[in-house]
C1' cells in the first nucleotide's frame, strides 16, 4: 500500500394507538399478527477425513424455515447497503 472487523455518518421494511385493568403510548392479563437485532432447524453449495467401489462421514452455511427471544402510532431498535476514519487489532 489491500481487504476484514470494530468505531462513525447516511438509507432502511413488515404486523393491532386491539381488548380488560391503569393517569399513561409505562407495566400486566388477553386475544390477533410479523421478520431484517439475536437464536434454533435445514437445503444448495464449499472444505476436510476414509474408502478407492458410483460411497459414507464431519466442518461450515441462507434473505428459506420456526416464531424462543424480539418487535405491531411516534421515538428507539432495525438484517442489509453505501460512504467516512486511522494503522492500536485480524487475515493474506
Nucleotide at each position: 500500500a489491500u481487504g476484514a472487523a470494530u468505531c462513525u455518518c447516511u438509507g432502511g421494511a413488515g404486523a393491532g394507538u386491539c381488548u380488560c385493568u391503569g393517569a399513561a403510548a409505562a407495566a400486566g392479563a388477553g386475544c390477533g399478527c410479523c421478520g431484517a437485532a439475536g437464536g434454533u432447524g435445514u437445503a444448495a453449495g464449499a472444505c476436510g477425513g476414509c474408502a478407492g467401489g458410483a460411497g459414507c462421514u464431519g466442518u461450515u452455511g441462507a434473505u428459506c424455515u420456526c416464531u424462543c427471544a424480539g418487535g405491531c402510532a411516534a421515538a428507539a431498535g432495525g438484517a442489509c447497503a453505501g460512504g467516512g476514519c486511522a494503522u492500536a487489532u485480524c487475515a493474506a
A computed fold for a 92-nucleotide RNA from Lachnoclostridium sp. An181, annotated as Glycine riboswitch aptamer. RNAcentral holds the sequence, with entries from Rfam. Rfam family: Glycine riboswitch aptamer. The family has 44 seed sequences and 9,425 matches in Rfam 15.1. Taxonomically the source falls in Lachnoclostridium (Bacteria, Bacillati, Clostridia, Lachnospiraceae).